A computed fold for a 121-nucleotide RNA from an Anaerolineae bacterium, annotated as SAM riboswitch aptamer (S box leader). It was read from a public genome assembly, where an Rfam model found it. The model forms 97% of the base pairs in the Rfam consensus. Its Rfam family is "SAM riboswitch aptamer (S box leader)". About the family: The SAM riboswitch is found upstream of a number of genes which code for proteins involved in methionine or cysteine biosynthesis in Gram-positive bacteria.
C1' cells in the first nucleotide's frame, strides 16, 4: 500500500517545550496568542486482540476423586452473556463536527469516503 471483516449518536486532559495553524479531502460551520500543529511527561477512556475469572453448550472420561452407576466432578473445544484491565493497539472539542451520492421525503434509510481493530497478501 491492497483485500476481507467488525465498529464508529457512549466515554476520557493536565503540565512542559514550541510558536500558527487545526478539525482527512471539497463546501459549510467551528477551535485557536486566555497558545494551533508537532514532540515529551504524567493521567485517563474504552474493551478490538491477547490473557484471566464466571456462565453456558457439546464431546471425552485413558487419567484424580465421590457416590445413588449415570450423575457430580475432571479434561478439551465452542459460544457469546457478564466481569477483570498486567500486556499489544487505539482514543481523550463538537455524532466520523455537519453536509457531500442515491432512495424515500425534511427526517430517516442505504451507499461512498475516512478512522481504528483483527486477519490475509
Nucleotide at each position: 500500500c491492497u483485500c476481507u471483516u467488525a465498529u464508529c449518536c457512549a466515554g476520557a486532559g493536565c503540565g512542559g517545550c514550541a510558536g500558527a495553524g487545526g478539525g482527512a479531502c471539497c463546501g459549510g460551520c467551528c477551535c485557536c496568542g486566555u497558545g494551533a500543529a508537532g514532540c515529551c511527561g504524567c493521567g485517563g477512556c474504552a474493551a478490538c486482540c491477547a490473557u484471566c475469572c464466571u456462565g453456558u453448550u457439546u464431546g471425552g472420561u485413558u487419567c484424580a476423586g465421590g457416590u445413588u452407576u449415570a450423575c457430580c466432578g475432571c479434561c478439551a473445544a465452542g459460544c457469546a452473556a457478564g466481569g477483570a484491565a498486567c500486556g499489544g493497539u487505539g482514543c481523550c472539542a463538537a455524532u466520523u463536527c455537519c453536509g457531500a451520492c442515491a432512495g424515500a421525503u425534511u427526517u430517516c434509510u442505504g451507499g461512498a469516503a475516512g478512522a481504528u481493530g483483527a486477519g490475509a497478501g